[in-house]
Description: Model confidence (mean pLDDT): 90 of 100. This is a predicted structure of a 351-nucleotide part of an RNA (small-subunit ribosomal RNA, central domain) from a metagenome.
Context: one part of a larger RNA
RNA sequence: CUGGGCGUAAAGCGCGCGUAGGCGGUUCGAUAAGUCGGGUGUGAAAGCCCCGGGCUCAACCCGGGAAUUGCAUUCGAAACUGUCGGGCUAGAGUAUGGUAGAGGGGGGUAGAAUUCCGGGUGUAGCGGUGAAAUGCGUAGAUAUCCGGAGGAAUACCAGUGGCGAAGGCGGCCCCCUGGACCAAUACUGACGCUGAGGUGCGAAAGCGUGGGGAGCAAACAGGAUUAGAUACCCUGGUAGUCCACGCUGUAAACGAUGUCGACUAGCCGUCGGGCUCAUUAUAAGGGCUCGGUGGCGCAGCUAACGCGUUAAGUCGACCGCCUGGGGAGUACGGCCGCAAGGUUAAAACUC
Repeated sequence: CUGGGCGUAAAGCGCGCGUAGGCGGUUCGAUAAGUCGGGUGUGAAAGCCCCGGGCUCAACCCGGGAAUUGCAUUCGAAACUGUCGGGCUAGAGUAUGGUAGAGGGGGGUAGAAUUCCGGGUGUAGCGGUGAAAUGCGUAGAUAUCCGGAGGAAUACCAGUGGCGAAGGCGGCCCCCUGGACCAAUACUGACGCUGAGGUGCGAAAGCGUGGGGAGCAAACAGGAUUAGAUACCCUGGUAGUCCACGCUGUAAACGAUGUCGACUAGCCGUCGGGCUCAUUAUAAGGGCUCGGUGGCGCAGCUAACGCGUUAAGUCGACCGCCUGGGGAGUACGGCCGCAAGGUUAAAACUC
């Protein structure tokens, strides 16, 4: 170097952007680096292989050939790759007009509810559980009415519904802003795909500084349960949960399924757009079509389960990763971090 793999057996980086690199549509011309053919030189001898010969055979020895898959040089070929030049529009993109959306950031605002505070009514209980107790309450609780404060989250709508690269996103209004889809044309003319390093984003918890704190609630305290109960249940309750700025960089970051492209039966639903049919007009509906998102299913694939035009089918391009279990995602070292720790990542030994 070569093999086989990666949904669930070991294995897809959490996700994007992108450097180097790898790969790259169609047509014409040129070139001849790769590629292919011929010639020449060289590729020492011995050895290996083939043919023949000499020791009575063989080992051994002698002669000839072949091989020496290579390198250099020269002549030639031009399909493919490369390079250079010209063209094209099917890839990619731009313009125009529309559409849907919890996509992102900021500001404002609304109502319900919990809690607390003040006041009124009112009296002996409330609360909680399997049953209780701790707890709260005659200093007037629970319940109920009025008023006020404050924080957090937005019932119904709501949907295998939508949006986003992923993490994720849900009251309403305004401002700023990203992307997607559809239609009909016009334009650019391969501008593309992937992506080692790199870089950005990245749930929750956690950390730093400052604020905030209603409810909930690690830790903690008490009450129960129990043989015990450092738990499950109950009463409390601090970090935290919230905001601003900075850090952390992990996850069952999951579709446990990398990204892009092409091709390969259908049927049923749903979301966004367009065309069309009939209908009483924008309503509801049928058909076709483009783009999403679900269910089933042929071929095919699969160890099976299952997947099945949203592939795990048939292929191509590029990246990542795996190579028996434990030791171990650990030690050491490096890098990163305030720390917690993260990342890269062994071996002895053992089965």